[in-house]
A computed fold for a 74-nucleotide RNA from Microgenomates group bacterium RBG_19FT_COMBO_39_10, annotated as transfer RNA.
The RNAcentral record of the sequence draws on ENA.
Its Rfam family is "tRNA". A reference for the family is Hou (1993), "The tertiary structure of tRNA and the development of the genetic code", Trends Biochem Sci. Rfam links the family to the GO term triplet codon-amino acid adaptor activity.
RNA sequence: CGGGGUGUAGCUCAGUUGGCAAGAGCGCUAGCAUCGGGAGCUAGAGGUCGUGAGUCCGAGUCUCACCACCCCGA
Numbered sequence: 001c002g003g004g005g006u007g008u009a010g011c012u013c014a015g016u017u018g019g020c021a022a023g024a025g026c027g028c029u030a031g032c033a034u035c036g037g038g039a040g041c042u043a044g045a046g047g048u049c050g051u052g053a054g055u056c057c058g059a060g061u062c063u064c065a066c067c068a069c070c071c072c073g074a
Base pairs, nucleotide, nucleotide: 001073002072003071004070005069006068007067010026011025012024013023019057028044029043030042031041032040050066051065052064053063054062
């Protein structure tokens, strides 16, 4: 320098013919229960979907640029 991939909750990920005001597990908080914990059960909080633009009635999802990381080539 060229090509490809990934970037969604604290962590690991799903969401892929654009139509849900964004989900799961673990973790966290509260409650139940226990002599008290753990395990278990119930409820809850937590996300400007890497950044910025564009297309569209509507974008996590399409297009472009950039950023970070990984892989391949030179």